[in-house]
Overview
Predicted 3D model of a 74-nucleotide RNA (transfer RNA) from Lingula anatina. Its mean pLDDT, the model's own confidence on a scale to 100, is 81. The organism belongs to Lingula, within Eukaryota. Its Rfam family is "tRNA". Rfam describes the family as follows. Transfer RNA (tRNA) molecules are approximately 80 nucleotides in length.

RNA sequence: GGCAAGGUAGAUUAACUGGUUAAAGCGUCCGGCUCAUAUCCGGAAGAGUACGGGUUCGAGUCCCGUCCUUGUCA
Numbered sequence: 001g002g003c004a005a006g007g008u009a010g011a012u013u014a015a016c017u018g019g020u021u022a023a024a025g026c027g028u029c030c031g032g033c034u035c036a037u038a039u040c041c042g043g044a045a046g047a048g049u050a051c052g053g054g055u056u057c058g059a060g061u062c063c064c065g066u067c068c069u070u071g072u073c074a
Stems, first nucleotide, its partner, number of pairs: 001073007010026001012024002019057001028044005050066005
């Protein structure tokens, strides 16, 4: 340098026909339970989807460019 896959809460993954408040468990915090800790139960906060454009009534999702990661070929 060519090709392929990918980039979404703190980290791991969902959201696939483009559709109306982006979801889940783990973690964090608060409360309950306990003599206490852990487990368990309940609740809360935390991301507008790598960045910039475009298409569309509507984009995490489609198109273009850039950056980054992984694999592969040379």